Predicted 3D model of a 346-nucleotide part of an RNA (small-subunit ribosomal RNA, central domain) from a soil metagenome. Rfam family: Bacterial small subunit ribosomal RNA.
[in-house]
Context: one part of a larger RNA
RNA sequence: UUGGGUUUAAAGGGUGCGUAGGCGGCUUUUUAAGUCAGGGGUGAAAUACGGCAGCUCAACUGUCGCAGUGCCUUUGAUACUGAGGAGCUUGAAUAGGGUUGAAGACGGCGGAAUGGGACAAGUAGCGGUGAAAUGCAUAGAUAUGUCCCAGAACCCCGAUAGCGAAGGCAGCUGUCUAAGCCUUUAUUGACGCUGAUGCACGAAAGCGUGGGGAUCGAACAGGAUUAGAUACCCUGGUAGUCCACGCCCUAAACGAUGAUAACUCGAUGUUGGCGAUAUACAGUCAGCGUCCCAGCGAAAGCGUUAAGUUAUCCACCUGGGGAGUACGGCCGCAAGGUUGAAACUC
Numbered sequence: 001u002u003g004g005g006u007u008u009a010a011a012g013g014g015u016g017c018g019u020a021g022g023c024g025g026c027u028u029u030u031u032a033a034g035u036c037a038g039g040g041g042u043g044a045a046a047u048a049c050g051g052c053a054g055c056u057c058a059a060c061u062g063u064c065g066c067a068g069u070g071c072c073u074u075u076g077a078u079a080c081u082g083a084g085g086a087g088c089u090u091g092a093a094u095a096g097g098g099u100u101g102a103a104g105a106c107g108g109c110g111g112a113a114u115g116g117g118a119c120a121a122g123u124a125g126c127g128g129u130g131a132a133a134u135g136c137a138u139a140g141a142u143a144u145g146u147c148c149c150a151g152a153a154c155c156c157c158g159a160u161a162g163c164g165a166a167g168g169c170a171g172c173u174g175u176c177u178a179a180g181c182c183u184u185u186a187u188u189g190a191c192g193c194u195g196a197u198g199c200a201c202g203a204a205a206g207c208g209u210g211g212g213g214a215u216c217g218a219a220c221a222g223g224a225u226u227a228g229a230u231a232c233c234c235u236g237g238u239a240g241u242c243c244a245c246g247c248c249c250u251a252a253a254c255g256a257u258g259a260u261a262a263c264u265c266g267a268u269g270u271u272g273g274c275g276a277u278a279u280a281c282a283g284u285c286a287g288c289g290u291c292c293c294a295g296c297g298a299a300a301g302c303g304u305u306a307a308g309u310u311a312u313c314c315a316c317c318u319g320g321g322g323a324g325u326a327c328g329g330c331c332g333c334a335a336g337g338u339u340g341a342a343a344c345u346c
Stems, first nucleotide, its partner, number of pairs: 004317003007300002012314001014201004021194003025088007033081002035077008049065006091191001092188003095184006103177007110154001114150007125136002162169002206247006216240001220236004258313006266291009295302002319346003328339004
């Protein structure tokens, strides 16, 4: 390479948009590029293969034939693919109507808790632990009451629920933005699918500048524990945690399962529509779950939300270690990221 694979053995890109490319619904017509058939030319010689012949045989040599992927040309065929024309509506999109949600952005507001301040009242402890101690407290703490301040997070509802492409999203409310679903089948008429490079988004931690700083809390300090204890436990506590703007671009970024389309028994719960109403049962479309038939699978298990049966496109894998390292390139303020070997060794 071919082949075979990618939930868990190596292997699905973190996610989307989209360029090139690849692939692409139904009917009809033209063409004849691909495709198929026939004819012609070319396809050097030697070699190879077959027959015959010459050296006493053989090797070797001679001669004749065969073969020759392919390329060019010509005459036809037209199912499929391509190209041009005409049409269609089921794929896709749009429109009208309805509806759903913690989808996003920016404001405003709220109560509880925590910490702090002031005052009141009050006295000897509080706090913490397995037990203690460090710590706080007669300069009046803890506990209690009233008022005030600050920052961060939103009890119940709350779910096996919902929304979002993923990351993710939760107090209430306003404005703006986006999306899904259902329905009418009204409009366009294949406008589609995938998507290398690219662009955008991307938890937490981290970085830069300026704010903010209640809580928690890497580092650090002290107290314990212990043989030791650079830990687990306790008392403190800086960065950070929060906001604005700009970077970083990684995660067990997980369903460890790429996207799209079609097909293949059912049962049950639930969310949002439709329709029909009687409140019920049943139906239908789109989701979210559980259990299972066939089938698949090494098994665990998957099973109309497939890991089943097929098609198209992309990404990735090819023994363990060395190593996601070295070197080089690109990106970054840095931390580092991305691309990514070999020697050697088992």